[in-house]
Parts: sequence; structure tokens; C1' cells
RNA sequence: GCUUUCAGUAGCUCAGUAGGAAGAGCGUCAGUCUCAUAAUCUGAAGGUCGAGAGUUCGAACCUCCCCUGGAGCA
Repeated sequence: GCUUUCAGUAGCUCAGUAGGAAGAGCGUCAGUCUCAUAAUCUGAAGGUCGAGAGUUCGAACCUCCCCUGGAGCA
């Protein structure tokens, strides 16, 4: 550099697809328990779903383009 290639969603690791509007585990914070800490249990916060545009009543999901990383080829 090229590709009818894969991925980008919470702090981290990842779910979520014939389009109806976002979840889990771990972590963090608070409570529970304890003399205290950890563990347990309960709750909470945390997301412009990589950027922009388009289609649609409606997009994490479809289309276009771009960015980042991986893979393959050179």
C1' cells in the first nucleotide's frame, strides 16, 4: 500500500441483529455484618453504543464515508 476480512457498547472483560431504543460479570461508592478488616447480602452511580452523514415514524443493529486496532496479502 491492497482486501466482497474481523473488531470498536459502562473504569475493565464482554452480551445484545429479521429495527421498537441498552444489559451482565468484575471493579467503584454507600448500606448490611464485624471489636475491626475481608467475605456475604442489599442498593446506587456510571453509556452522545468510535466520528459524521443518509434511510426510516423509529437505528447499537441497515447504507455511505472517515478514524483506531487486529488478521491476511504484497
This is a predicted structure of a 74-nucleotide RNA (transfer RNA) from Saccharomyces cerevisiae VL3.
The gene name in the source record is tRNA-Met-CAT-2-1.
NCBI's taxonomy places the organism under Eukaryota, Fungi, Ascomycota, Saccharomycotina, Saccharomyces cerevisiae.
Its Rfam family is "tRNA". Rfam describes the family as follows. Transfer RNA (tRNA) molecules are approximately 80 nucleotides in length. By type it is a transfer RNA.